[in-house]
This record gives sequence, structure tokens and C1' cells, in this order.
RNA sequence: CGGGAUGUAGCGCAGUGGGAGCGCGCCUGGUCGGGGGCCAGGAGGUCGCAGGUUCGAUUCCUGCCAUUCCGA
Repeated sequence: CGGGAUGUAGCGCAGUGGGAGCGCGCCUGGUCGGGGGCCAGGAGGUCGCAGGUUCGAUUCCUGCCAUUCCGA
């Protein structure tokens, strides 16, 4: 310098146009003498950034950034 992949909750991931969820973790309550386990409820997201397309974008297009792989 060229090309590819990935970027979504604290962590690991799903979601590939109709308004974002799962597991673990965290908080509260119940159960228990207490802890653990179990049960019920809850909080937490500018979906990497900026534009574009669209009635509507996590999803499609462009540029940039970060990580990573391949090549020179």
C1' cells in the first nucleotide's frame, strides 16, 4: 500500500428492512437459621462514527475509525 472478516447491554453472542433480544453477570423481593441453589420481578443500548437510499435502517450503499487475517 491492496484485499477480506469483525464492531449490538458489564462479558459472550443472536437478530440481514417494520422500530433490538438470549445466556452469564448486576439490583430488589421470596424461600432458608445464614450462605449457596431455586422462584418472581427489575435496571442497564446514540446497534463503532458520519453521511446517503427508503414511508421506515442493527440490516442496503459510501467514507472514516478500531481490532484481526492474507498478500506485496
Overview: Transfer RNA from Gloeobacter violaceus SpSt-379, 72 nucleotides, folded computationally. Its Rfam family is "tRNA". Its family is annotated with triplet codon-amino acid adaptor activity in the Gene Ontology. About the family: Transfer RNA (tRNA) molecules are approximately 80 nucleotides in length. The source organism's lineage runs through Bacteria, Cyanobacteriota, Gloeobacterales, Gloeobacter and Gloeobacter violaceus. The prediction has a mean pLDDT of 83.